Context: one part of a larger RNA
RNA sequence: CUGGGCGUAAAGCGCGCGUAGGCGGUUAUUCAAGUUGGGGUGAAAGCCCGGGGCUCAACCCCGGAAUUGCGCUCAAAACUAGAUAGCUAGAGUCCGGAAGAGGAGAGUGGAAUUCCCAGUGUAGAGGUGAAAUUCGUAGAUAUUGGGAAGAACACCAGUGGCGAAGGCGGCUCUCUGGUCCGGUACUGACGCUAAGGUGCGAAAGCGUGGGGAGCAAACAGGAUUAGAUACCCUGGUAGUCCACGCCGUAAACGAUGAGUGCUAGAUGUUGGUGGGCAUGCCCAUCAGUGUCGCAGUUAACGCAUUAAGCACUCCGCCUGGGGAGUACGGUCGCAAGAUUAAAACUC
Numbered sequence: 001c002u003g004g005g006c007g008u009a010a011a012g013c014g015c016g017c018g019u020a021g022g023c024g025g026u027u028a029u030u031c032a033a034g035u036u037g038g039g040g041u042g043a044a045a046g047c048c049c050g051g052g053g054c055u056c057a058a059c060c061c062c063g064g065a066a067u068u069g070c071g072c073u074c075a076a077a078a079c080u081a082g083a084u085a086g087c088u089a090g091a092g093u094c095c096g097g098a099a100g101a102g103g104a105g106a107g108u109g110g111a112a113u114u115c116c117c118a119g120u121g122u123a124g125a126g127g128u129g130a131a132a133u134u135c136g137u138a139g140a141u142a143u144u145g146g147g148a149a150g151a152a153c154a155c156c157a158g159u160g161g162c163g164a165a166g167g168c169g170g171c172u173c174u175c176u177g178g179u180c181c182g183g184u185a186c187u188g189a190c191g192c193u194a195a196g197g198u199g200c201g202a203a204a205g206c207g208u209g210g211g212g213a214g215c216a217a218a219c220a221g222g223a224u225u226a227g228a229u230a231c232c233c234u235g236g237u238a239g240u241c242c243a244c245g246c247c248g249u250a251a252a253c254g255a256u257g258a259g260u261g262c263u264a265g266a267u268g269u270u271g272g273u274g275g276g277c278a279u280g281c282c283c284a285u286c287a288g289u290g291u292c293g294c295a296g297u298u299a300a301c302g303c304a305u306u307a308a309g310c311a312c313u314c315c316g317c318c319u320g321g322g323g324a325g326u327a328c329g330g331u332c333g334c335a336a337g338a339u340u341a342a343a344a345c346u347c
Stems, first nucleotide, its partner, number of pairs: 003319004007301002012315001014200004021193003025087006033080002035076002037073002040070002048064006090190001091187003094183005102176007109153001113149008124135002161168002205246006214240002219235004257314006265292013296303002320347003329340004
């Protein structure tokens, strides 16, 4: 390389959009590039196969095959490609409904926490396995009233919902994206995938300026212990929050790429629609989300119409362990570092 693979053994890019490329529904006509036939050429020697000659072999001779290629030519027209004209089952538009923590901005609410002021009140309070550090007679803890601040939104809440993923949860308003169902009015293959590219992307971290209640890396102290640079306790700074700009990584997980079609069911739940009516139940049907389970599949575990089954299209990736996701070089970044990515050597 071929082959075989990618849930857990090595292997699905974190997720979109999209360029080139690859692949692509259905009918008719046409063309003849691909496709099929014929003949030409593809030197000889060599390789391969079958014979033969040197006593054998090496070696030599004869014949065949091969040379997977290239151009020529007569035709065929099923399939692929091209052209023309259509179609509506894919895709999209329109109309009528529906649900939703989808996104952005602005405003606003109550509980809790901490702090401040004032009242009541007196000796303890905190904390733990037990303690101590700590706070408190300069009046703490507790309790009542008032005020301030920041952050997060109890119940509802649900293998519930929405989003491509990351993710999204008090309430109200404004702007805005997507989805589903029904109708079947319109366009007429406009589609799928996607190398490069481009955008989004938890937490932590970085830059500038704010903010800082609680929590809390680092740090300090108290304990524990043989020690205790920890687990426990008392404090506590970055940070956590906001604005703008970077970073671009995660067990970014369903450890399962996207799309299309096909292949028993049962049961729960979410959003529609159409019926039957006994008016809150049944039947049917779409779209989602769970559990169980047949065929099938799997090394097994398991998966099983939300496939890891049966097929096709396109992309990404793997090829023994260590060295190593490292070195060097390139690109990106303020940095931290990210990304691309070896070899010697060794088992």